Model confidence (mean pLDDT): 84 of 100. This is a predicted structure of a 1503-nucleotide RNA (small-subunit ribosomal RNA) from a freshwater metagenome. The sequence is in RNAcentral, with records from SILVA.
RNA sequence: AGAGUUUGAUCCUGGCUCAGGAUUAACGCUGGCGGCGUGCCUAACACAUGCAAGUCGAACGAAUUAGCUUAAGGUAGCAAUACCUUUUGUUAGUUAGUGGCGAACGGGUGAGGAAUAUAUAGGUAAUCUGCCCUGAAGUCUGGGAUAACUUUCCGAAAGGGAAGCUAAUACCGGAUAUUAUCCUUUAAUCAUAAGAUUUUAGGAUGAAAGAUUUAUCACUUCAGGAGGAGCUUAUAUCUGAUUAGUUAGUUGGUGGGGUAAUGGCCUACCAAGACGAUGAUCAGUAGCUGAUCUGAGAGGAUGCUCAGCCACACUGGAACUGAGACACGGUCCAGACUCCUACGGGAGGCAGCAGUGGGGAAUAUUGCGCAAUGGGGGAAACCCUGACGCAGCGACGCCGCGUGAGUGAAGAAGUCUUUCGGGAUGUAAAACUCUGUUAGGAGGGACGAUUAUGACGGUACCUCCAAAGAAAGCCCCGGCUAACUACGUGCCAGCAGCCGCGGUAAUACGUAGGGGGCGAGCGUUAUCCGGAUUUACUGGGCAUAAAGCGCGCGUAGGCGGUUUUUUAAGUCAGUUGUUAAAUCCCUUGGCUCAACCAAGGUUCGCAAUUGAUACUGAAAAACUAGAGAUCAGGAGAGGGAAGCGGAACUCACGGUGUAGCGGUGAAAUGCGUAGAUAUCGUGAGGAACAUCAGUUGCGAAGGCGGCUUCCUGGACUGCAUCUGACGCUGAGGCGCGAAAGCGUGGGGAUCAAACAGGAUUAGAUACCCUGGUAGUCCACGCCGUAAACGAUGGAUACUUGUUGUUGGAGGUAUUGACCCCUUCAGUGACGAAGCUAACGCGUUAAGUAUCCCGCCUGGGGAGUACGGCCGCAAGGUUAAAACUCAAAGAAAUUGACGGGGGCCCGCACAAGCGGUGGAGCAUGUGGUUCAAUUCGAUGCAACGCGAAAAACCUUACCUGGGUUUGACAUGUACUGGAAGAGUGGCAGAAAUGUCCUCGCUCGCAAGAGUCGGUACACAGGUGCUGCAUGGCUGUCGUCAGCUCGUGUCGUGAGAUGUUGGGUUAAGUCCCGCAACGAGCGCAACCCCUGUCCCGUGUUGCCAGCACUAACGGUGGGAACUCACGGGAGACUGCCUAUGGAAAGUAGGAGGAAGGUAGGGAUGACGUCAAGUCAUCAUGCCCCUUACGCCCUGGGCUACACACAUGCUACAAUGGUCGGUACAAAGGGUCGCGAAGCCGCGAGGUGAAGCCAAUCUCAUAAAACCGGCCUUAGUUCAGAUUGUAGUCUGCAACUCGACUACAUGAAGUCGGAAUUGCUAGUAAACGCAGAUCAGCUACGCUGCGUUGAAUACGUUCCCGGGCCUUGUACACACCGCCCGUCACACCAUGAAAGUUAGAUACACCCAAAGCCAAUAAGCUAACCGCAAGGAAGCCAUUGUCUAAGGUGGAGCUAGCGAUUGGGGUGAAGUCGUAACAAGGUAGCCGUACCGGAAGGUGUGGCUG
Repeated sequence: AGAGUUUGAUCCUGGCUCAGGAUUAACGCUGGCGGCGUGCCUAACACAUGCAAGUCGAACGAAUUAGCUUAAGGUAGCAAUACCUUUUGUUAGUUAGUGGCGAACGGGUGAGGAAUAUAUAGGUAAUCUGCCCUGAAGUCUGGGAUAACUUUCCGAAAGGGAAGCUAAUACCGGAUAUUAUCCUUUAAUCAUAAGAUUUUAGGAUGAAAGAUUUAUCACUUCAGGAGGAGCUUAUAUCUGAUUAGUUAGUUGGUGGGGUAAUGGCCUACCAAGACGAUGAUCAGUAGCUGAUCUGAGAGGAUGCUCAGCCACACUGGAACUGAGACACGGUCCAGACUCCUACGGGAGGCAGCAGUGGGGAAUAUUGCGCAAUGGGGGAAACCCUGACGCAGCGACGCCGCGUGAGUGAAGAAGUCUUUCGGGAUGUAAAACUCUGUUAGGAGGGACGAUUAUGACGGUACCUCCAAAGAAAGCCCCGGCUAACUACGUGCCAGCAGCCGCGGUAAUACGUAGGGGGCGAGCGUUAUCCGGAUUUACUGGGCAUAAAGCGCGCGUAGGCGGUUUUUUAAGUCAGUUGUUAAAUCCCUUGGCUCAACCAAGGUUCGCAAUUGAUACUGAAAAACUAGAGAUCAGGAGAGGGAAGCGGAACUCACGGUGUAGCGGUGAAAUGCGUAGAUAUCGUGAGGAACAUCAGUUGCGAAGGCGGCUUCCUGGACUGCAUCUGACGCUGAGGCGCGAAAGCGUGGGGAUCAAACAGGAUUAGAUACCCUGGUAGUCCACGCCGUAAACGAUGGAUACUUGUUGUUGGAGGUAUUGACCCCUUCAGUGACGAAGCUAACGCGUUAAGUAUCCCGCCUGGGGAGUACGGCCGCAAGGUUAAAACUCAAAGAAAUUGACGGGGGCCCGCACAAGCGGUGGAGCAUGUGGUUCAAUUCGAUGCAACGCGAAAAACCUUACCUGGGUUUGACAUGUACUGGAAGAGUGGCAGAAAUGUCCUCGCUCGCAAGAGUCGGUACACAGGUGCUGCAUGGCUGUCGUCAGCUCGUGUCGUGAGAUGUUGGGUUAAGUCCCGCAACGAGCGCAACCCCUGUCCCGUGUUGCCAGCACUAACGGUGGGAACUCACGGGAGACUGCCUAUGGAAAGUAGGAGGAAGGUAGGGAUGACGUCAAGUCAUCAUGCCCCUUACGCCCUGGGCUACACACAUGCUACAAUGGUCGGUACAAAGGGUCGCGAAGCCGCGAGGUGAAGCCAAUCUCAUAAAACCGGCCUUAGUUCAGAUUGUAGUCUGCAACUCGACUACAUGAAGUCGGAAUUGCUAGUAAACGCAGAUCAGCUACGCUGCGUUGAAUACGUUCCCGGGCCUUGUACACACCGCCCGUCACACCAUGAAAGUUAGAUACACCCAAAGCCAAUAAGCUAACCGCAAGGAAGCCAUUGUCUAAGGUGGAGCUAGCGAUUGGGGUGAAGUCGUAACAAGGUAGCCGUACCGGAAGGUGUGGCUG
């Protein structure tokens, strides 16, 4: 840093996807060690059990334990004394209670909360503060209770009541006291919004507690500090406007209350305010931050662990205590739930640490210790501490280490693969040598702790021992993306992040071998950022890709000309404060390194303060270039109103006049003898205004067109003058706004949705025709949309030009504003630079800049649903989501195509001649049949094709019989014998089997050769795949095309060349040209035929000479024909015309031949997955006692039928009989076979000649001459059938050909349709050959004989070539594609209703509690002699109020019979709307209509 994916390819737009990093992760496979971290994201769900907040006896009484001690008593003893009981004092413990401090910290969680929170910077002159620190002063004197305890009562329990006793650092009274507080008063300083500090004088009020033992601790008041807390201000802090208005304590004031303190915080009264498009209110979501992840950054996302703040503690409410709470392990009340119960009543709150259930894809031990750090209490010892320190579990993450190292083959085995040669795994292993990290065993052994104290822990670490021993997997290998082969599978199974793989050779599925990547991990899934400049501040766009509001006026807002002064808000600079710590970064250091940890440094921002003043702002003063005004002009379909006009049209009346009119592609409906159409006259009516008329004018747009008048808006030009920035844009708002449509009332000629009829059609709800109603017109009121378009918002400035045109002004010169020049304002065309993806734009910008507004963010769903607003309605406007696809799209390119255009060619049509299609037969094919009817070929381009010969063979098929190293090839091992022969015998259908006879190679030998047998490698296959292939072939097409190199143009695909103008059979040639050349094709070179010449002259020839009865038969000849070689000849060369002085074309001459002389061979790049695995070759697959091989017989020859190709005919241009004539080219020794003889004939016999210019096949036939037939199913035609034969062949039954005689079918020229041929051609006639024993040949391939007609021409059909145009096609029109309907599935809207939730409102009820009121009852402290009082407690009442109840609301969510459209699906149904002029150009708005696409009307657009 990019890559893949839209296309045949390209460029652009644009989405989707990937590669990276990260995670409180989970899942799959796997798992050696250690360090450091980390671990309920879900149910703020419910919790068993244990622990998590106590401590102080140096505050207090009491109880109790153990000593010592005083006294008394008792027992024992002679006594000293001992023991026991009671008692005095005392020492050391323990602790239920009173009391003090703590429990408001620490720990957990993130439900709520969008501001009462958090962050940053301030304020507090509006405040509080226990313990702690500093300073000043003090601690005097009295009093009454109460718990514990004892007794008693109630209760199951929890617990409670009564009576009696007692203490305090518990409680209370009095005294004293300031720099405390309050009131009055004096003055000073500071500040300013109320005020603060100090000061003068006077008055009032307010304190205290002791303990232990000599030193402290505690207590009271005041002042200060530190730390903490409260309140408050500014700024920042998610989404929705389909939430636009909200608010009555609401906003403010005064008095009062309340608080530590300000404040509607509360209350009474007064005023009517306050908030809101800079988003109030409402709804949804969410703990905030330091930071974390990502990113180049700006940003985006996140808020686990750690740290700061907040909130909460089963749910809701409330206060008490206290310095601090409205209190996680406190209280009260209400609710839900759980537990105990004797049923009366009680108890509880793990979002503390462990742990359990549940939920979930998913998250740990009911561990050790207070040793360290920290906290509470205490004077202290010490106690408590699930904070914390450690350990355990989990690869959850990061980091580190290991699983061995060296040597070791031209390379073991195994495995995989192979072209069978080999290659790979692979120095890998084995083997040899070595090492010892980790783990294991043994020994030693810390720091953490300064005196003591070590959970971790016998841990880290060190030393020794033994042994390569205990330690490697996961994913991937088509492209992106590093890494390839084999087998299996066969659109199956499966894969897939995107593109996409899989239908028999899958580098994409599965397995294996090999390879690549990472490595104690590797993959997958999920989520975030990135890539994505794909929301664009940095850093995007809007003519055609998504995107400029239809147009204007204008509010807020934004922006704003020149000069000066002041100010200092923005801006810039310095300094100061802050920016918690941790984190990040930099520099060092400590764990062996690293992760990790530590130390130091740097730091956004905000605030304060001091300066600067160019620019912006603010204030003031001025200016005239922007803007506006006055004056003078001319132009104009600008707007509104009224009046007038002619042409046309329709209708009515009248006249003339007669049979049609009208309409169409052609018709019909319609009108007309009741007089139409046509024509003339008169009249009526409504609508629209020809010509002028013009890429002319005017208007903001929509739009505006006869003439005249009235009213009226704007722009433009010009000479001067005036105002003095008055400007630009413009969210909301207001107005205008084609056509259609709506309402009311008129009007109604034309035209014309709907509708009716006629046509067309498969249908025709259309196009065409005849009619025709709304409407079209007017007035008033709505609607508010169009392709409302330049698909281009407005304003200003700047940036080369050329040329039209409209309206002004000026200059010059003129008869003249004719022309010319300059300038302003419009409106067009072309084009520089520049821009653009391209097309294109280009002073009228889509160029260069500034300002303001609107709009866009993949396609579909959808401009739809719901909601709101507007509307009488139609509907408009605002405007989603689910779901679905990997594209949709713009411009341009090359093709292909068009019922687009232009040019040209071809037996393509036309003009002709002859056929096919009808008949019979032959052959081939389909179909059917069959045991088999072997297989292939299937539009042209299969079908007399493979097959130039199916009776057996061929033969591949079927039946039956047989055979298994084989009918055929090579090799190895063993074994035996030469090989073999007999027209041998028997069995058999044959193959084959068996029997008999004869026979024994070469070499000295080893052995070799050959044959048979056995075993093994292998043979063999016309078995499959022509869609795995080679080769060969067909076809477009003998059409004129197809390409390349270099250069040039284009971002590129590509273009140019190859297009253009001519010309040609031709991309043939010429000219021109950013092209210049070249290649494959064309042509030519090759063969045959046509003319002449030269050479040669037998087997061919015979002019002249000679011989012969006749025959080139013979002598001879070499002239001719002919044969074989070799040459010549034709090139638009010559002339005329034409053309451009070209290429060429037309005509002519000469010539055997003239413009390619006529034929043949020759087939460019490519297309059709065309044909062929059955010619041959060949990959893969398949069979191997058979799908191989041999043999017999059968079949390929079947036969209701259909097609194709032919033959013969239908007759007189003929048939038949007789006579007579003329070819060419071929074949022949297993052959052709003469003459002669026999047979009616096929043929037989015979044998001469011939390996052929010699002999032979071999008489050519039509033709010609003559006779008969006379239009008939015939003297035409010959099928079919019978009989008798001939020939070939082992063999003619299935199943041959031919002959003779007899028989004598259909057929009388062929429907629709269709085919060949342009000259020696068509047509007609025969001859020969290949194959072959014979033949189905009427086929095929050649050969000659006779020998025509016609072509005006290119409109049309078919095929082809070139150029151009359109395209939504590229599998390329046999393309693409639209909508209804039917079926399946999916999401969604509506819906009678129904369920649930949250919310506000109104009312009822009202717990606990604070406050207030009242005074029924009760009471120790103080006062009082007493009575009583003050004060308090209890009680009652009231305000407020949680939960609860009732009610109607709106909102949200779920479900919902039925219903609406939408999407997706395999090859369904109906049509064919769109793309080409898409066959009626398409599209937009609107209205009506129709199964559906859609049709029609009206106005608009060109896309």

Its Rfam family is "Bacterial small subunit ribosomal RNA".